The RNA shown here (FMN riboswitch aptamer (RFN element)) has 121 nucleotides and comes from a soil metagenome. Its Rfam family is "FMN riboswitch aptamer (RFN element)". Rfam describes the family as follows. The RFN element is a highly conserved domain that is found frequently in the 5'-untranslated regions of prokaryotic mRNAs that encode for flavin mononucleotide (FMN) biosynthesis and transport proteins. The sequence is in RNAcentral, with records from MGnify. The model forms 100% of the base pairs in the Rfam consensus.
RNA sequence: CGGGACUCGGUGCAAUUCCGAACCGGCGGUGAUCCACGUCCUCGUGGCAGCCCGCGACCCGGUCUCACGACCGGUGGACCCGGUGAGAAUCCGGGGCCGACGGUGACAGUCCGGAUGGGAG
Numbered sequence: 001c002g003g004g005a006c007u008c009g010g011u012g013c014a015a016u017u018c019c020g021a022a023c024c025g026g027c028g029g030u031g032a033u034c035c036a037c038g039u040c041c042u043c044g045u046g047g048c049a050g051c052c053c054g055c056g057a058c059c060c061g062g063u064c065u066c067a068c069g070a071c072c073g074g075u076g077g078a079c080c081c082g083g084u085g086a087g088a089a090u091c092c093g094g095g096g097c098c099g100a101c102g103g104u105g106a107c108a109g110u111c112c113g114g115a116u117g118g119g120a121g
Stems, first nucleotide, its partner, number of pairs: 001121001007021004022110002024099002026055004034047005050097002059074006079095005101113003
């Protein structure tokens, strides 16, 4: 230093919370022979995953503490089909799905709050 996103319309007394469409995607790994650039022409450098693996935040429990808090443990969302190919969980095409806790005049990934915090890195 280190997280993005509600625009238009509908219903309604009331909704950025519902409905139709729209919008967003933390960190590390993997990254085909894909993409970009370079090139001595077959190698070099860089890049590419929300839903494949792992981590973090949030949440729960335990131990210690007057307390702040520290440490330990746990829970923890979502993908298929087709194409190319020797090989696809990652590429290309299509369709689909997911998103902590508390608050709210009405149910929130997008508003407000813890948070001027914590944090993988």